[in-house]
RNA sequence: GGAGAGCCGGACCGGGUCGCGGCGACCCCCUGCGGGUCGCCGAGGAAAGUCCGAACUCCGACGGGCAGCAUGCUCGCCAACGGCGAGGCGCGGCGACGCGACGGAAAGUGCAACAGAGAGCAGACCGCCUCGGGGCUCGUCUCCGGGGCAAGGGUGAAAGGGUGCGGUAAGAGCGCACCGCUCGGCCGGCGACGGUUCGAGGCACGGCAAACCCCAUGUGGAGCAAGACCAAAUAGGGAGAUCGGUUGCGCGGGCCGCCCGUCCCGCCGGCGUCCACGGACGCCCCGACCUCCGGGUAGGUCGCUCGAGCCUCCGAGACAUCGGAGGCCCAGAGGAAUGACCUGGGCGCCCUCGGGCGCAACAGAAUUCGGCUUACGAGGCUCUCCGGCC
Repeated sequence: GGAGAGCCGGACCGGGUCGCGGCGACCCCCUGCGGGUCGCCGAGGAAAGUCCGAACUCCGACGGGCAGCAUGCUCGCCAACGGCGAGGCGCGGCGACGCGACGGAAAGUGCAACAGAGAGCAGACCGCCUCGGGGCUCGUCUCCGGGGCAAGGGUGAAAGGGUGCGGUAAGAGCGCACCGCUCGGCCGGCGACGGUUCGAGGCACGGCAAACCCCAUGUGGAGCAAGACCAAAUAGGGAGAUCGGUUGCGCGGGCCGCCCGUCCCGCCGGCGUCCACGGACGCCCCGACCUCCGGGUAGGUCGCUCGAGCCUCCGAGACAUCGGAGGCCCAGAGGAAUGACCUGGGCGCCCUCGGGCGCAACAGAAUUCGGCUUACGAGGCUCUCCGGCC
């Protein structure tokens, strides 16, 4: 000088005054949705996205299964997790370090654009070699036909181990040596896995599962607008009491949406008992009104914030994390509060050297908690790597 990993911090800090929201104590009066005094508390590291996991509540209780969905190396942590820690393997980087849906392709089905002769129990396009025949310029030539070859070239993301020697007409794990690979044994590790100077095998079993699928594990749904309690007016529901059911100035309907008149039609109750035949009584039905009961709505109250809590110290552990001791109470509302000013100090900028201006980003609680992800101005700290110079 460049780079990697992590952390602090997040209205600059202290004091004061006033204001706003919540709670508590006390006091006052005109006693209510009242007023006053004092005290305590009052946004975030992400309160955000609502992605994952839980608590809590309801779906009557519980169990099993299919489908769907999610996860997918190992060990550990955690209430749980798709989170976190450590490790393994692979890839990238000189390195510190970073990234990885990282089970199965020797079950099945399927896919592989373009290029290429050939894309799966492969393939002669250019080639290499050989045999037969022909040509004339008689050659390390050329043409036609048959055959062998996976070495070389070429295509591609990918073409059936690599280098070399032997071998062969030319070739080929065809043979051999070394490297690599597979299987087994042994050793190390809880394990993923690693090592191997041991044994066996010429090398199979190409790639893709963020294609279907298979395997393993997990998973019921809805969400604080969950849910619980109190409960008005109006309109329904139920019960009871009273009154009425009168041929009239009655009630209802149709003709025109409404009103009036005329006309037309319908109704003015049913059963039982008694009777002096006028009616009376009882039960049922219908209507009106009153009282009561019940459900739901508006509204109110609870759920609601003391919690897998926070701080300090000690201990265990490599870490995530866990245990112990002491201390602390830290918004809980309506959609709405969370601010302003003064003063001292600090920092930055400017200048006329004594003052002036500014203190910034992302954002902002609403059932709670653990994570993840995303957004973010200035400043500061720790460790590590690479390079240069002394």

Predicted 3D model of a 390-nucleotide RNA (Bacterial RNase P class A) from a Thermoanaerobaculia bacterium. Taxonomically the source falls in Thermoanaerobaculia (Bacteria, Pseudomonadati, Acidobacteriota). The RNAcentral record of the sequence draws on ENA. The gene name in the source record is rnpB. Rfam family: Bacterial RNase P class A. Rfam classes the family as a ribozyme.